[in-house]
The RNA shown here (SAM riboswitch aptamer (S box leader)) has 105 nucleotides and comes from Sporosarcina quadrami.
Model confidence (mean pLDDT): 83 of 100.
It matches the Rfam family "SAM riboswitch aptamer (S box leader)". Rfam describes the family as follows. The SAM riboswitch is found upstream of a number of genes which code for proteins involved in methionine or cysteine biosynthesis in Gram-positive bacteria.
RNA sequence: CUCUUAUAAAGAGAGGCUGAGGGAAGUGCCCUAUGAAGCCCGGCAACCGUCACUUAUGUGAAAUGGUGCCAAAUCACGCAAAGCAUAUGCUUUGAGAGAUGAGAG
Numbered sequence: 001c002u003c004u005u006a007u008a009a010a011g012a013g014a015g016g017c018u019g020a021g022g023g024a025a026g027u028g029c030c031c032u033a034u035g036a037a038g039c040c041c042g043g044c045a046a047c048c049g050u051c052a053c054u055u056a057u058g059u060g061a062a063a064u065g066g067u068g069c070c071a072a073a074u075c076a077c078g079c080a081a082a083g084c085a086u087a088u089g090c091u092u093u094g095a096g097a098g099a100u101g102a103g104a105g
Stems, first nucleotide, its partner, number of pairs: 001105007013041001015040003021031003026077003042070003047066002050061004074097001079094006
C1' cells in the first nucleotide's frame, strides 16, 4: 500500500514544556494567544490478548500486556433510493470516502 471483516450520537485534565495552527480530502461550518499541532504526564474505552462460564456462539470480569482514543454524530454535506414538502428543502436507508481494531497478501 491492497484485500477481508467488525465498530462508530457514549466516554476521557481549567496539568507541564512549547508556541501557530488545526478539524483526512472538496464545499461549508467551526476550534484556536482564555494557547493550535507536537512531546510528557494524566485520563477514557475495552478491538486484540488475559481470566471465568459457555455446545456453537455468546455472556461477564479485570486492566498488569498490544493498539486506539480524549471539541462538535466519522462536525455537516457531496452519490443513489424511498417518503414528505415543493422556492431553497426535510427525514430515513444505503453506497462511496475516510478512521480504528483484527486477519490476510